[in-house]
Context: one part of a larger RNA
């Protein structure tokens, strides 16, 4: 010098991306314990006292109580929660990327749409048989999507998509067989004409879905404008005006897990704060089951802040040890 540990004056987060990491708290008894809440919870909330030992006294005892008494220290070692405020996210308990991600990802209980009426339900696995579904039947089953709970889920069906119509358009194969061409009995002096059968070929005419076409249907896939003018200070436009669309984004949020400009402005906190809480609203490019917005409680969760504590740090410094070195 490198580590495993122990101590440390003053000071205490000045450290650093960030209290990482260490201190700190730790058990039992008693006293006390806010907001907020879903009335359980929040709680061990927070803060405070006490803890050996000997007498006495009550008590079967565990213990209580009371006076006394040692020690620096009595959960005398050791095992044994630091703690508050605050924003965000996900309701929680659970699951995951075995060996670099534990989450805000995934499930979830609950919602809501659709699909299924049982001889083979849908759905799925298989060439099929045969099987799951299920020895179940609509309060069952399957598929999507949203995610405890409270409060709500606005407008658009013009595209797509689904589902329902059956007048009319289109529309295969099939029926159908008008006509034509092949051959040739025969008929003709020749040109030529030709019956049956037989081969090819073929126009109306018939004819399902399906598309076209009528409607519904957004907790289907999706989608929720622009430009100009206005009030008796400016500024602003409740308001008018127009051009366009299926229809112009409501309601609640809102520099935000989205905000480019931008360290936005104004408030708070700090001595100073690009982070972070509250407002504002000019939302480049929030919004309502790819859910909106709140929200007790819970998080090895993510952001700011505190008071405690401490070698993180000012700034090192001692030791027990084990390397490293050096003889050997």
């Nucleotide at each position: 010098c490198u580590u495993u540990c122990g101590u440390u004056u003053a000071g205490g987060a000045a450290c650093u991306c960030g209290g990482c990491a260490u201190a700190u708290u730790u058990g039992c008894c008693c006293c006390g314990u806010a907001a907020c809440u879903u009335c359980g919870g929040g709680a061990u909330a927070a803060g405070g006292g006490g803890u050996g030992c000997c007498u006495a006294u009550g008590g079967c005892a565990a213990c209580a109580u009371a006076g006394g008494u040692c020690g620096c220290a009595g959960u005398g070692a050791a095992a044994u929660g630091g703690c508050c405020c605050u924003c965000g996210u996900g309701a929680c308990u659970g699951u995951u990327u075995a060996a670099c991600a534990a989450a805000a990802a995934c499930a979830c209980a609950g919602g809501a749409c659709u699909c299924u009426g049982c001889u083979g339900a849908a759905a799925u696995c298989a060439c099929a048989a045969g099987a799951u579904g299920a020895u179940g039947u609509a309060u069952a089953g399957g598929g999507u999507c949203u995610g405890a709970c409270g409060c709500c889920u606005g407008c658009c069906c013009g595209g797509u998509g689904c589902c329902g119509g059956a007048a009319g358009g289109u529309c295969a194969a099939g029926g159908a067989g008008a006509g034509g061409a092949g051959u040739u009995a025969g008929c003709g002096c020749a040109a030529g004409c030709g019956a049956a059968g037989u081969u090819c070929u073929g126009a109306a005419c018939u004819u399902a879905a399906g598309c076209c076409c009528c409607g519904g249907u957004a907790a289907a896939c999706g989608g929720c404008g622009g430009c100009c003018g206005u009030a008796a200070c400016u500024a602003u436009a409740a308001c008018g005006g127009u051009c366009c669309u299926a229809a112009g984004g409501u309601a609640g949020c809102g520099a935000a897990a989205u905000u480019c400009c931008u360290u936005g402005u104004c408030g708070g906190g700090u001595a100073a704060g690009u982070u972070c809480c509250g407002a504002c609203c000019c939302g480049c490019a929030c919004g309502a089951a790819a859910g909106g917005u709140g929200u007790a409680a819970c998080g090895a969760u993510c952001u700011g802040g505190g008071a405690g504590c401490u070698g993180u740090c000012u700034c090192a410094a001692c030791g027990c040890g084990a390397g490293a070195c050096u003889c050997g």